[in-house]
RNA sequence: GCCGGAGUGGCGGAAUUGGCAGACGCCAGGGACUUAAAAUCCCUUGCUGGUAACAGCGUGCCGGUUCGAUCCCGGUCUCCGGCA
Numbered sequence: 001g002c003c004g005g006a007g008u009g010g011c012g013g014a015a016u017u018g019g020c021a022g023a024c025g026c027c028a029g030g031g032a033c034u035u036a037a038a039a040u041c042c043c044u045u046g047c048u049g050g051u052a053a054c055a056g057c058g059u060g061c062c063g064g065u066u067c068g069a070u071c072c073c074g075g076u077c078u079c080c081g082g083c084a
Base pairs, nucleotide, nucleotide: 001083002082003081004080005079006078007077010026011025012024019067028044029043030042031041032040046057047056048055049054060076061075062074063073064072
């Protein structure tokens, strides 16, 4: 230099024929059970604003296509593998 793959909440990791972003697990918070604890079970859990209803933002980064993008297109950064 060329080719291929990957990047998503605090962590792991889904969703790709373009249609509710974050399923599921871990961590964390609350509760039940217990004399107490462990184990087990139940509920909650991205960020910002708001008393709330709700609104805005959010898939490495910047742009584009589209009514609509994690998904398609262009550029770019980092990591992994292959070729030279």
Transfer RNA from an Oscillospiraceae bacterium, 84 nucleotides, folded computationally.
It was read from a public genome assembly.
Rfam family: tRNA. It is annotated as a transfer RNA.
The organism belongs to Oscillospiraceae, within Bacteria.